The RNA shown here (c-di-GMP-I-GGC riboswitch aptamer) has 83 nucleotides and comes from an uncultured Desulfobacteraceae bacterium.
Of the family's consensus pairs, 95% are formed in the model.
The coordinates come from a structure-prediction model, not an experiment, and the mean pLDDT is 76.

[in-house]
Parts: sequence; structure tokens; C1' cells
RNA sequence: GACACAAAAGCCAAACCUGGCGGAAGCCGGGGACGGAAAGCCACGGGUCCUAAAUCGAACUUCGGAUAGCCGGGUUGCUGAGA
Repeated sequence: GACACAAAAGCCAAACCUGGCGGAAGCCGGGGACGGAAAGCCACGGGUCCUAAAUCGAACUUCGGAUAGCCGGGUUGCUGAGA
């Protein structure tokens, strides 16, 4: 450097319950563990979800928002048995 089928140390925490925030998707705190070798970080490409405001009005569009635990990409990083 590459790799992840072992072990150990430590880490994160789905569903669900609960307090709060938001128009919604969803987010934050507490409980809780389905899982995760980047389930650390970044919305750059694709996907999915949301539609308040704007608009005469509406929308699968635009603008905008959410998702990094959907995939790809970028970036940093723990462990090291076997190959």
C1' cells in the first nucleotide's frame, strides 16, 4: 500500500418507547440494540423522501429542504490473525 472470513481494546446505534424542535421529510436529548471495519466527516454524481414560502392557481417541474444506516465518489482514521 492492499485486504477484512479471526481475536482483542474501544466506538457507533436500527426498530420501538419517551422529552423537545420543524410546515413536512426529518433532526436533537434520554432509554433501547437490528446491525455496522468507517454506521467518522463532506450533499460532488445518481437514487429515494418532503412541499412551507413564492405563484391567479396547481404540479411528478423550478427553487429549497432531508437522507452519509440507499449506492458511487472525496477525505481522515482504530485493530492486524490469515492471505